[in-house]
Context: one part of a larger RNA
RNA sequence: CUGGGCGUAAAGGGUUCGUAGACGGUUUCGCACUGUGCUAUAAUAAAGACUAGAGAAAACCUUUAGUAAUUAUAGUAAACUAUGAAACUAGAGUAUGAUAGAGGGUAAUGGAAUUUUGCAUGUAGGGGUAGAUCUCAAAGACAUGCAAAGGAACACCAAAGGCGAAGGCAAUUACCUGGAUCAUAACUGACGUUGAGGGACGAAAGCACGGGUAGCGAACAGGAUUUGAUACCCUGGUAGUCCGUGCCGUAAACGAUGAGUGCUUCUGGAUAGAUCAUAUAAGAUUUAUGAAUGAAUGCGAAAGCUUUAAGCACUCCGCCUGAGGACUACGAUCGCAAGAUUAAAACUC
Numbered sequence: 001c002u003g004g005g006c007g008u009a010a011a012g013g014g015u016u017c018g019u020a021g022a023c024g025g026u027u028u029c030g031c032a033c034u035g036u037g038c039u040a041u042a043a044u045a046a047a048g049a050c051u052a053g054a055g056a057a058a059a060c061c062u063u064u065a066g067u068a069a070u071u072a073u074a075g076u077a078a079a080c081u082a083u084g085a086a087a088c089u090a091g092a093g094u095a096u097g098a099u100a101g102a103g104g105g106u107a108a109u110g111g112a113a114u115u116u117u118g119c120a121u122g123u124a125g126g127g128g129u130a131g132a133u134c135u136c137a138a139a140g141a142c143a144u145g146c147a148a149a150g151g152a153a154c155a156c157c158a159a160a161g162g163c164g165a166a167g168g169c170a171a172u173u174a175c176c177u178g179g180a181u182c183a184u185a186a187c188u189g190a191c192g193u194u195g196a197g198g199g200a201c202g203a204a205a206g207c208a209c210g211g212g213u214a215g216c217g218a219a220c221a222g223g224a225u226u227u228g229a230u231a232c233c234c235u236g237g238u239a240g241u242c243c244g245u246g247c248c249g250u251a252a253a254c255g256a257u258g259a260g261u262g263c264u265u266c267u268g269g270a271u272a273g274a275u276c277a278u279a280u281a282a283g284a285u286u287u288a289u290g291a292a293u294g295a296a297u298g299c300g301a302a303a304g305c306u307u308u309a310a311g312c313a314c315u316c317c318g319c320c321u322g323a324g325g326a327c328u329a330c331g332a333u334c335g336c337a338a339g340a341u342u343a344a345a346a347c348u349c
Base pairs, nucleotide, nucleotide: 003321004320005319006318008302012317014201015200016199017198021194022193023192025088026087027086028085029084030083035080036077037076038075039074040073041072042071043070044069049067050066051065052064053063054062055061091191092188093187094186095184096183097182098181099180103177104176105175106174107173108172109171110154115149116148117147118146119145120144121143125136126135162169163168206247207246208245209244210243211242215241216240220236221235222234223233258316259315260314261313262312263311265295266294270289271288272287273286274285275284276283298305299304322349323348324347331342332341333340334339
């Protein structure tokens, strides 16, 4: 290499769009420039493989003959593949009518709470802990009432609930905007699937510039604890967290499970529709989506998974090949930097 694999043993790319490529629905008539089958000829050193003999009784070994296998040329076949033409509607899309939603963006608005400030009431404690200390407080704290300022987050509703490709998305209202589902079966007529490179998006932290800073809070300071305590606990507290613009491009980016299509036994719930029935209601059927539970069956090393498969199959992509060295070195690309991506070897076991 082949082979065998990728939820947990090594292994699914963070996600999506899409180029080349690979693969691709039904019917008819052609074609033979691709593959494919058959025939003929030629070639493929010997050995090796297979078949039948011989050497010996002989699995091994030696030897004889043939075959298989491979390649080229010529002819032939036309089911499949490729290809040409014509058509179809089950895939895919469009249209029309409905539906639900924390999907995205911008702006405005709201109440509860924390903090700070002012005024008032009031007086000796408050805060914190397992217990304390540091700490705040007679310059009047804490508590209570009223008022104001400012920032961040949106209790209840709330759910195994919803939406989104993923990351993720939750106060209210308005505007702009993407997608999905259901019904009709009107239109197009294979327009499809996957996708190397490539593009876009991509939590948190971090970076640059300019704002903002209530609470929280790396670093840091102090106090405790302790043999020590560069920690856990306490009192403070800067970056940061927030906003705008740009960068970074990584996560246990997880369902540790790539995308798509078809098939496969039941039960009872949820969300969004549709149809039927019902005097209203309970109800029945069905499509899509998202969870759960217990069995059947199959799979699995097992635990477990099981119509949302880790079952049965097909198409395409990515990835793995003993442990460490090593999510490293060197080089290259990207980045302001931090670093990211790609990615070895010696050596050791």